This is a predicted complex of two RNAs, RNase P RNA and transfer RNA, with 462 nucleotides together.

[in-house]
RNA sequence: GUAUCCCGCGCGGCAGCCGCUCUGCCCGAGGAGGGCAGGGAGGAAAGUCCGGACACCGGCAGACGGGAUGCCCUGCGCAAGCAGGGGCUGCAGGCAAGAAAGGCCUGCGGACGGAGAGUGCCACAGAGAAGAGACCGCCGUGGACGCGAGGAGCGUGUGCGGCAAGGGUGAAACGGUGGGGUAAGAGCCCACCGCCCGAGGCGGCGACGCCCGGGGCACGGCAAACCCCAUCUGGUGCAAGGCCAAGUAGGAGACGCGAGCAGGGCGCGGAGACGUGCUUUGCCCGGCAGGUCUGCGGCCGUGGCGUCUCGGGUAGGCCGCUAAGAGGAAUGGCUGCCCGGUGCGUGAAGCACUGACAGAAUCCGGCUUAGGCGCGGGGACGCCU
RNA sequence: GGGCGAUUAGCUCAGAUGGUUAGAGUACUUGCUUGACAUGCAAGGAGUCACUGGUUCAAUUCCAGUAUCGCCCACCA
Numbered sequence: 001g002u003a004u005c006c007c008g009c010g011c012g013g014c015a016g017c018c019g020c021u022c023u024g025c026c027c028g029a030g031g032a033g034g035g036c037a038g039g040g041a042g043g044a045a046a047g048u049c050c051g052g053a054c055a056c057c058g059g060c061a062g063a064c065g066g067g068a069u070g071c072c073c074u075g076c077g078c079a080a081g082c083a084g085g086g087g088c089u090g091c092a093g094g095c096a097a098g099a100a101a102g103g104c105c106u107g108c109g110g111a112c113g114g115a116g117a118g119u120g121c122c123a124c125a126g127a128g129a130a131g132a133g134a135c136c137g138c139c140g141u142g143g144a145c146g147c148g149a150g151g152a153g154c155g156u157g158u159g160c161g162g163c164a165a166g167g168g169u170g171a172a173a174c175g176g177u178g179g180g181g182u183a184a185g186a187g188c189c190c191a192c193c194g195c196c197c198g199a200g201g202c203g204g205c206g207a208c209g210c211c212c213g214g215g216g217c218a219c220g221g222c223a224a225a226c227c228c229c230a231u232c233u234g235g236u237g238c239a240a241g242g243c244c245a246a247g248u249a250g251g252a253g254a255c256g257c258g259a260g261c262a263g264g265g266c267g268c269g270g271a272g273a274c275g276u277g278c279u280u281u282g283c284c285c286g287g288c289a290g291g292u293c294u295g296c297g298g299c300c301g302u303g304g305c306g307u308c309u310c311g312g313g314u315a316g317g318c319c320g321c322u323a324a325g326a327g328g329a330a331u332g333g334c335u336g337c338c339c340g341g342u343g344c345g346u347g348a349a350g351c352a353c354u355g356a357c358a359g360a361a362u363c364c365g366g367c368u369u370a371g372g373c374g375c376g377g378g379g380a381c382g383c384c385u
Numbered sequence: 386g387g388g389c390g391a392u393u394a395g396c397u398c399a400g401a402u403g404g405u406u407a408g409a410g411u412a413c414u415u416g417c418u419u420g421a422c423a424u425g426c427a428a429g430g431a432g433u434c435a436c437u438g439g440u441u442c443a444a445u446u447c448c449a450g451u452a453u454c455g456c457c458c459a460c461c462a
Base pairs, nucleotide, nucleotide: 001381002380004379005378006377007376008375009374010373011372012338013337014336015335016334017333018332020040021039022038023037024036025035026034027033042357046368047367049366050365051364052363053362054237055236056235057234059296060295061294062293063292064291066233067232068231069230070229071086072085073084074083075082076081087112088110089109090108091107092106093105094104095103113228114227118226119225120222121221122220135167136166137163138162139161140160141159142158144156145155146154147153175193176192177191178190179189180188194217195215196214197213198212200211201210202209203208241319242318243317244316251310252309253308254307255306256305257304258284260283261282262281263280264279265278266277267276268275269274285301286300287299288298312461313460314459339355340354341353342352343351344350386458387457388456389455390454391453392452395411396410397409398408404442413429414428415427416426417425435451436450437449438448439447
């Protein structure tokens, strides 16, 4: 220095004039109207993506279903979430060693529990796509044909068998590199690296790391596929909900629900047996009852009650509601000077345009998105010393 | 204010469990049929699967964000 990135703060300042809205006081008549004083958008008020307060639904508890979160530690927070540090991992760059793998350092990123619980998928290509497989190829061997001399040998094509090095396909090919070995090969064997197993040892609060022992190596990817695990979680949202007023057909339909059983008490009728009515206790059944179910408790159980649907009426006020605050919704406009920005102008002077995104609606905490400029701090890149 | 859903050809709609080349009707174009038109027959074109990122080997489909459109929710007896 920048058409760069991140974090924090601010969003034009002062004066004058004219307005808007709310509250209080005053004049006026407690009206209309007016005066004075005071309050009057944001970092995102936005999207409504999360969480909470608050209110109602069904009083408490549990299960199922649904939803959310997901490496570890610490801090803040009711929670959602945020911050700091660490672990593991992907990519890029650098360093050492002959190369690969691996190691160390730096930077950027990770919706980062589980693929060894199960199910499912992995198209096309390819020989083979999950206890896989042989197209070209490599090797052994037997015929055939040709060259050669009817031999040795070489070449072409083929039958049988071995191999999985090399080529090739793919996003992914069932450990990697080097050596030995072999007819050719191969963890077949060895070294190093990687991997797996171990209630092993050490370090760490932990994620995890290092070491030791065992094993030639089985175990691919996808969970922002179903799913499993752990933790948390009842539902609906201020059009929740409460009070008042007005008005209407206290309308219609569908569905559901004990004239339950047993005992006690009181009445009535009756000489009595008994009948009948009311009430109460216990048991069982059903409903109220939220997405579903269960247990306990509560209330109710046939001219009544409950749920759902349709129909009828109202389109009013107050509270919830706020030191902004509601009624289709106020927070603005003009002028002057100054401060920025852009353009014209070689530059200066000057002139013109212009001040981002946007705008409360119960409140609060987060996330995401929008967006131009200035200031401060840090990073990246470039140039100069 | 709060809740829910949709976006695929000019228009109306399908589509699936991610997979090779996304379909149907209608409209449009061309040819045949007709004296000409309509109808009919045959053929054809037309798609950023609204947009932007991410997961994945692979996204119209899964996840997140953005844009646009649509629907529902008042009180009283």
Rfam match: Bacterial RNase P class A.